[in-house]
Context: one part of a larger RNA
RNA sequence: UUGUGUUGAAGGAACUCGGCAAAAUGACUCCGUAACUUCGGGAGAAGGAGUGACAAUAUUUGAGUAAUCUUUUAUUGUUGGCACAUAAUCGGGGACAGCAACAGUUUAACAAAAACCUAGGUCUCUGCUAAUUCGCAAGAAGACGUAUAGAGACUGACGCCUGCCCAGUGCUGCAAGAAUAACUUUUUAAGUAUACGCUUAAAAACUAACUCCCAGUAAACGGCGGCUGUAAUUGUGACGGUCCAAAGGUAGCGAAAUUCCUUGGCAUUUAAUUGGUGUCCUGCAUGAAUGGCGUAAUGACUGUCCCACUGUCUCCAACACAAGCUCA
Numbered sequence: 001u002u003g004u005g006u007u008g009a010a011g012g013a014a015c016u017c018g019g020c021a022a023a024a025u026g027a028c029u030c031c032g033u034a035a036c037u038u039c040g041g042g043a044g045a046a047g048g049a050g051u052g053a054c055a056a057u058a059u060u061u062g063a064g065u066a067a068u069c070u071u072u073u074a075u076u077g078u079u080g081g082c083a084c085a086u087a088a089u090c091g092g093g094g095a096c097a098g099c100a101a102c103a104g105u106u107u108a109a110c111a112a113a114a115a116c117c118u119a120g121g122u123c124u125c126u127g128c129u130a131a132u133u134c135g136c137a138a139g140a141a142g143a144c145g146u147a148u149a150g151a152g153a154c155u156g157a158c159g160c161c162u163g164c165c166c167a168g169u170g171c172u173g174c175a176a177g178a179a180u181a182a183c184u185u186u187u188u189a190a191g192u193a194u195a196c197g198c199u200u201a202a203a204a205a206c207u208a209a210c211u212c213c214c215a216g217u218a219a220a221c222g223g224c225g226g227c228u229g230u231a232a233u234u235g236u237g238a239c240g241g242u243c244c245a246a247a248g249g250u251a252g253c254g255a256a257a258u259u260c261c262u263u264g265g266c267a268u269u270u271a272a273u274u275g276g277u278g279u280c281c282u283g284c285a286u287g288a289a290u291g292g293c294g295u296a297a298u299g300a301c302u303g304u305c306c307c308a309c310u311g312u313c314u315c316c317a318a319c320a321c322a323a324g325c326u327c328a
Base pairs, nucleotide, nucleotide: 001323002322003321004320005319006318007317008316010314011313014312019309027051028050029049030048031047036041038157052079053078054077055076056075057074058073062069063068080084092307093306094305095304096303097302098301099299100298104116105115120155121154122153123152124151125150126149132141133140134139158294159293160292161291163224164223165222168221169220170217171216172215173214177212178211184205185204186203187202188201189200190199191198225243226242227241228240229239252286253283264280265279266278267277268276269275
């Protein structure tokens, strides 16, 4: 000097991206316990008090014929220590917000999460030789199942809800039409020894799916506007005009895990805050199962604050052990 520990005056997060690390809490008995809530929880909430040894009285468990031994609890009294759950082991707590309902799963060896799954919801396909899938095939899974079943896709407990658009791209359906391929039919011409069931060429007719056309469908893929005038101060614009579009974003939420300008404005928290929370709405570029907004409980998740606590720090010091260094 480094590592691992122990202790520390006064202060107590001033450290730091961040209380990271450490400290603190800790057992049992009794008292006591808020908001909120899906009435189950929250809850060990929070916050307090007691705890040794001995004696008496009451109580109590088991064994035993009994004597007796063993065991629980309460009350009262006595008594020792600085300290009685005397060691080890052994929850720190609270408030607000975001996300995900929860429990479960995951990047073996840098990510455990807000990602995946989930119960629940919706749509589509499938009538059984099912749809779907594997295999060249035989055959197999589905299933020794039968639409309360099976497969595919999206969403993701629960509560309140889920607006408008079918123009585009998909998917589904219908029958009338349009445009067709080969085959087929008919006709004509040329070739050849030929008036061929021949070859070649041309014309006409017939004709399927797909396509075009028509309609439906958004919890299918997706999409959801400009300009401009207007109310006896100003401002705003319920109201009007006009252009475009398939329809012009509804309810909600909103500087947000989304806000560029931006450290937005106001309030609150601090002595001081690019942070946090509440509110506003001017949403660069929110928005409804690509789900929208809430939500008790839960979380080794993320952000902020408070109490307790401390060598994280002001500012380092001492001690123990191990290594290192020097000498032998």

Model confidence (mean pLDDT): 85 of 100. The part of an RNA shown here (large-subunit ribosomal RNA, domain IV) has 328 nucleotides and comes from a marine metagenome. Its Rfam family is "Bacterial large subunit ribosomal RNA". RNAcentral holds the full RNA, with entries from SILVA.